[in-house]
RNA sequence: GAGGGUCUUCGGGGCAAGGUGAAGCAGCGCAAGCUGCCAGUCCUGACCGGCGGUAAAGCCCGCGAGCCGCGUCCCGUUCUACAGUUGGACACGGUAGAGCUGGUGAGAUUCCAGCGCCGACGGUAAAGUCCGGAAGGGAGAAGAUCCUG
Numbered sequence: 001g002a003g004g005g006u007c008u009u010c011g012g013g014g015c016a017a018g019g020u021g022a023a024g025c026a027g028c029g030c031a032a033g034c035u036g037c038c039a040g041u042c043c044u045g046a047c048c049g050g051c052g053g054u055a056a057a058g059c060c061c062g063c064g065a066g067c068c069g070c071g072u073c074c075c076g077u078u079c080u081a082c083a084g085u086u087g088g089a090c091a092c093g094g095u096a097g098a099g100c101u102g103g104u105g106a107g108a109u110u111c112c113a114g115c116g117c118c119g120a121c122g123g124u125a126a127a128g129u130c131c132g133g134a135a136g137g138g139a140g141a142a143g144a145u146c147c148u149g
Base pairs, nucleotide, nucleotide: 002148003147004146005145006144007143008142009141010140015045017044018043019042024037025036026035027034028033046129047128048119049118050063051062052061053060058117059116066095067094068093069092071090072089073088074087099115100114101113102112103111121132122131123130
């Protein structure tokens, strides 16, 4: 240095801006209606970018998270069994967004310049940035130790 086992730690960022006010709340009014408050969700602007590969990558290839489907098992429920439902674990399948032009160079959709674009589910005034599942999961990163040849 290589392969394998066990364990430990680490493992996601981002509006305190302006405008509007059909939702909502409050006040007044017999009523029609009027007034005030109110958005990180609307409009303008601002800001953010997990992991591996590769010339250094949100938008090239792949992985993870999320969501959907299906199967098996476990817990609970029940006098018992079956079915259904709720919760959990595992496996499989699916879904899941976005980049061009010029320059340098041996090599770059990765660097530099310019102009663009994208962002799970549930909640709620319509959300990449708020709240929630989540003190969760996680691709993977670093280290310790043992074994093999």
Molecule: FMN riboswitch aptamer (RFN element)
Organism: Candidatus Fermentithermobacillaceae bacterium